[in-house]
RNA sequence: CGGGGUGUAAUUCAGCGGUCAGAAGGCGUGCCUUGGGAGCACGAGGUCAGAGGUUCGAAUCCUCUCACUCCGA
Numbered sequence: 001c002g003g004g005g006u007g008u009a010a011u012u013c014a015g016c017g018g019u020c021a022g023a024a025g026g027c028g029u030g031c032c033u034u035g036g037g038a039g040c041a042c043g044a045g046g047u048c049a050g051a052g053g054u055u056c057g058a059a060u061c062c063u064c065u066c067a068c069u070c071c072g073a
Base pairs, nucleotide, nucleotide: 001072002071003070004069005068006067007066011024012023013022018056027043028042029041030040031039049065050064051063052062053061
C1' cells in the first nucleotide's frame, strides 16, 4: 500500500428491513442458610464504534472514517 473479517449491556455473544434490542454469566435486592457458597425470584444496566445516505421504517442495506484482526505485497 491492496484485499477480507469483526465492532451490540462491565464480559462473551445472538439478533439477515417492521412488534419493547435479547440471552448467558456478572452486579444489586429479597427468600433460603448460624454465616458464606449453591439454589430460587425480582431488578438495574445499551446514544447497536462514529458520520452521511437509501427507505414509510435501519443494529441490519450502501458510502466514508476510526479501532482490532487475518491474508498478500